RNA sequence: AAUUGAUAAAGGCAAAUCAUUGGAAACAAUGAGACGCAAAGCCAUGGCCUAAGGCAUCCUUAUUGGAAUGCUACGGUUGUCAGGUUACCGGG
Numbered sequence: 001a002a003u004u005g006a007u008a009a010a011g012g013c014a015a016a017u018c019a020u021u022g023g024a025a026a027c028a029a030u031g032a033g034a035c036g037c038a039a040a041g042c043c044a045u046g047g048c049c050u051a052a053g054g055c056a057u058c059c060u061u062a063u064u065g066g067a068a069u070g071c072u073a074c075g076g077u078u079g080u081c082a083g084g085u086u087a088c089c090g091g092g
Base pairs, nucleotide, nucleotide: 003091004090005089012037013036017032018031019030020029021028022027035079041085042084043083045082046081047077048076049075053072054071055070056069057068058066059065
């Protein structure tokens, strides 16, 4: 140093759920709470979720109109997964 997570210690994070708040939604923040996590640290590039707005089609029939279907991220998600990047302790 590549590499690795047997054992041990110090410490770290915090799923579900509940409350409050924000949001059209997906989801997020804070507090309580621990199912788990050796990168459950960091980065929205792929993937995935949502579709307010927009576009197309349609209806109405002339309007600052309507609802449905489809597409779309400029909205989310790294605790599904892939990718990038840095790091504690121990083994080596």